RNA sequence: CAAAUUCUUCGGGGCAGGGUGAAAUUCCCGAUCGGCGGUUAUAGUCCGCGAGCUUAUAAAAUAGCAGGUCCGGUGAAAUUCCGGAACCGACAGUUAAAGUCUGGAUGGUAGAAGAAUAUU
Numbered sequence: 001c002a003a004a005u006u007c008u009u010c011g012g013g014g015c016a017g018g019g020u021g022a023a024a025u026u027c028c029c030g031a032u033c034g035g036c037g038g039u040u041a042u043a044g045u046c047c048g049c050g051a052g053c054u055u056a057u058a059a060a061a062u063a064g065c066a067g068g069u070c071c072g073g074u075g076a077a078a079u080u081c082c083g084g085a086a087c088c089g090a091c092a093g094u095u096a097a098a099g100u101c102u103g104g105a106u107g108g109u110a111g112a113a114g115a116a117u118a119u120u
Base pairs, nucleotide, nucleotide: 002120003119004117005116006115007114008113009112010111017029018028019027031100032099033089034088035049036048037047038046044087045086052065053064054063056062069085070084071083072082073081091103092102093101
């Protein structure tokens, strides 16, 4: 220094204003948000992962499903930067359809940081 084991801490943001209506932060205009790791160079839209859902099961392991970007510029290198124009968003609930409200969740997880231990 690296690996291993154990433990601790951390670990997701967001409808201002207006319209219709008996009723909508759910519809319409408009506003607004962007988890983690990777990458010749910084990513919601590339690659992979996570939350979520489904089936089998007593349960779990396990298996399956799961959204969306192009054009131009610079450059050795960018679907990541700069300019422009787009697009996407689990489940349950609701006086009316939700990325943004409420709830499962004072939960869980991808992972990040740190400490200890003995060994190689």

This is a predicted structure of a 120-nucleotide RNA (FMN riboswitch aptamer (RFN element)) from a Bacteroidales bacterium.
Lineage of the source: Bacteria > Pseudomonadati > Bacteroidota > Bacteroidia > Bacteroidales.
The prediction has a mean pLDDT of 79.